[in-house]
This is a predicted structure of a 72-nucleotide RNA (transfer RNA) from Schizosaccharomyces pombe. The sequence is in RNAcentral, with records from ENA and GtRNAdb. The coordinates come from a structure-prediction model, not an experiment, and the mean pLDDT is 82. Rfam family: tRNA. Rfam links the family to the GO term triplet codon-amino acid adaptor activity.

Formats: sequence, C1' cells, structure tokens
RNA sequence: UUACGCGUGGCGCAAUGGUAGCGCAUCUCAUUCCUAACGAGAAGGUUGCGGGUUCGAGUCCCGUCGUGUAAG
Repeated sequence: UUACGCGUGGCGCAAUGGUAGCGCAUCUCAUUCCUAACGAGAAGGUUGCGGGUUCGAGUCCCGUCGUGUAAG
C1' cells in the first nucleotide's frame, strides 16, 4: 500500500430495515447470627466518528479513525 473482518452499557456478546436485548459485574431489597450462594428488583447505551438512502438505520451505501488477519 492492497484485500477481507471487527468496533454496541464497566467486561464478554446478541439483535430479519420496525420498542437496542442477554450473561457477568455494580447497587437496593429479601433470606442468614454474619458472609457466600440462591431469589426479587433497579441503574447503566447519543450502537467508534461524520455524512447519505429510507416513513423508519446497530443493520444498507460513502468517507474517516482504531484494531485484527492475509498478500506485497
């Protein structure tokens, strides 16, 4: 430099163009003599950034940044 893939809560991952969810972690409550485990609930996301298409974009298109793999 070129080709291909990835980027979504603190972490790991989902989501057919139609309300962005799950697990772990965190917090609260219940349980317990206390802690852990188990149970119930809550908070936490401008979906890397900018633009376009669309009634509607995490998803499609363009650019850009970061990262991984392969080739030179």
A source record names the gene tRNA-Arg-CCT-1-1.